[in-house]
RNA sequence: GCGAGCGUGGCGAAACUGGCAGACGCGCCAGACUUAGGAUCUGGUGCCGAAAGGCGUGUGGGUUCAAGUCCCUCCGCUCGCA
Repeated sequence: GCGAGCGUGGCGAAACUGGCAGACGCGCCAGACUUAGGAUCUGGUGCCGAAAGGCGUGUGGGUUCAAGUCCCUCCGCUCGCA
């Protein structure tokens, strides 16, 4: 240089054929239990905001009523070829 794949909360991972993003697990926070801790159980857990609300799927654009999903660009990682 050429080709292919991947990029989603703190981490792993799902989202079917474009139609409620973050299910589920881990972690973390609070509570129950315990002398205390562990284990177990219950609730909560993206960001901004007092709230109403707004924003958020690597970046920036495009298509569409509607995009994590389709198209283009760039960035990063992995694999293959030279």

A computed fold for an 82-nucleotide RNA from an uncultured Alphaproteobacteria bacterium, annotated as transfer RNA. It matches the Rfam family "tRNA". Rfam describes the family as follows. Transfer RNA (tRNA) molecules are approximately 80 nucleotides in length. It is annotated as a transfer RNA. The sequence was found in a public genome assembly. The prediction has a mean pLDDT of 81.